[in-house]
This is a predicted structure of a 68-nucleotide RNA (transfer RNA) from a bovine gut metagenome. RNAcentral holds the sequence, with entries from MGnify. Rfam family: tRNA. Rfam describes the family as follows. Transfer RNA (tRNA) molecules are approximately 80 nucleotides in length.
């Protein structure tokens, strides 16, 4: 100097306008039972702080950690 940091994990999130998916967890259905499958539920101070804005995961500044 460049890139990255978003549910437990892996990652999306377009031009600033209600934070999502897959896997996992839990519940129900199905089964003699388990797995698989189907339906549903919970789970996020978006790394931390500040600024701009009616409004920030997104733009600007500082800091921390990781990769090159």
């Nucleotide at each position: 100097c460049g890139g990255a940091a978003u549910g437990g994990c892996u990652c999306a999130g377009u031009u600033g306008g209600u934070a999502g998916a897959g896997c996992g967890a839990c519940g129900c259905a199905u089964u003699c039972g388990u797995a698989a499958u189907g339906c549903g539920u919970a789970g996020g101070u978006c790394a931390g702080g500040g600024g701009u804005u009616c409004g920030a995961g997104u733009c600007c500044c500082c800091u921390u950690u990781c990769c090159g």